[in-house]
Context: one part of a larger RNA
RNA sequence: CUGGGCGUAAAGGGCAUCUAGGCGGUUAUGUAAGUGUGGAUUUAAAGGCAGAGGCUUAACCUCUCGCAUGGUCUGCAAACUGCAUAACUAGAGUACAGAAGGGGAAACUGGAAUUCCACAAGUAGGGGUGAAAUCUGUAGAUAUGUGGAAGAAUACCGGUGGCGAAGGCGAGUUUCUGGUCUGUAACUGACGCUGAAAUGCGAAAGUGUGGGGAGCAAACAGGAUUAGAUACCCUGGUAGUCCACACUGUAAACGUUGUACACUAGGUGUUAGAGGGUUAUUCCUCUAGUGCCGGAGCUAACGCGUUAAGUGUACCGCCUGGGGAGUAUGCUCGCAAGGGUGAAACUC
Repeated sequence: CUGGGCGUAAAGGGCAUCUAGGCGGUUAUGUAAGUGUGGAUUUAAAGGCAGAGGCUUAACCUCUCGCAUGGUCUGCAAACUGCAUAACUAGAGUACAGAAGGGGAAACUGGAAUUCCACAAGUAGGGGUGAAAUCUGUAGAUAUGUGGAAGAAUACCGGUGGCGAAGGCGAGUUUCUGGUCUGUAACUGACGCUGAAAUGCGAAAGUGUGGGGAGCAAACAGGAUUAGAUACCCUGGUAGUCCACACUGUAAACGUUGUACACUAGGUGUUAGAGGGUUAUUCCUCUAGUGCCGGAGCUAACGCGUUAAGUGUACCGCCUGGGGAGUAUGCUCGCAAGGGUGAAACUC
C1' cells in the first nucleotide's frame, strides 16, 4: 500500500464559511472521451506459465505452442458515466401569511443584597471554630434606624424548557441585526452535497495599554491543626475577576458519537406551529425540535435503537502495541507564557 477500524479498547478536526478537488435528481435527442466488442500491427532474445525432448535423475539445457501486460491504427454498439442541446419539478432557493425564542451588538433604567462613609439611639462584647486563637471593640464596635457612595451579579418565574455552528446565552426598556419553524404552492429551474488549503469565530486562565475595584480571591502574611503541615480550617490580603481596545488559540472545547441524504416496529412526556372534529375542554392527524422506554437489527460487552452505535450512499478528518513523548530537532505563529507541525535511539 491493501485491509480493518474510530461512543467506552489507538482513532471524529473545538466550530463554521468557502476555493480547488471528489460526488451528484427526472425526461428526450445527439455525440462517442470513458465503457463494451471485433480486426490489423507492435510488445527483441533470454526469463515466467503450459506441453514435449536431452544429459543415469535433478538442478541445468533444447524445442514447440501460445498465453500474460501495455501501446498505435481502425470498424461496430450506445445501456451506464462524461460532453452538448432542449425540457421538467420531487432536491435547493425565492415570495407571501403567520409563530416562538436567555441568538448577537449598543445605549439607558430598576430593585434586593454586600461593603464603605455620615448621623441618631444604645452598651460590652463581636467575630470565628471540631475546639480555639490571630482579628475587631469603652478612642463606643456588633445588633437597630435614617441618609449617601461604589462596584459586581441579576432571587422568584426556571423547567432532561428555549435560542445559537460551536464556544456560549438569563432583571427591564429602546434601537440596530442574524438564524429557525409552520402554512400556501405563486416564482427560479439542479442553482445541490462534501470540502484539502485558506479565512473567520472560539470557555477559563494568561499577556499588553488605559480605566475600574464592592464582594470573592492564586501569590503572600499571621493564627490553628500536626511528629512535621510550604496543606485541608480560621483572620487578613495582592494580581485577577469587571470595562474598552489589541493579543493568545487552548480545555473532560464531551453526546468522549464528523457533515449531508434516503430507508427501517411501536409506546409515552414536553416545546413551536398547522389542519380537522367537538364547542364542555378535551380528542385525532401532520410538520419541526427536545426527553424517557423499547422491537428488529447491531455490539466484545455495556449499551444504541426514526435524535442509531440499524441498513445504505457521497465527501472530509483520524488510528495502527506500551513507555520514551506530545519530548528532541527543524520550520512556523506569539510581546511573553507558550501554540501548531512532530521523530529516533533505547526499553518492555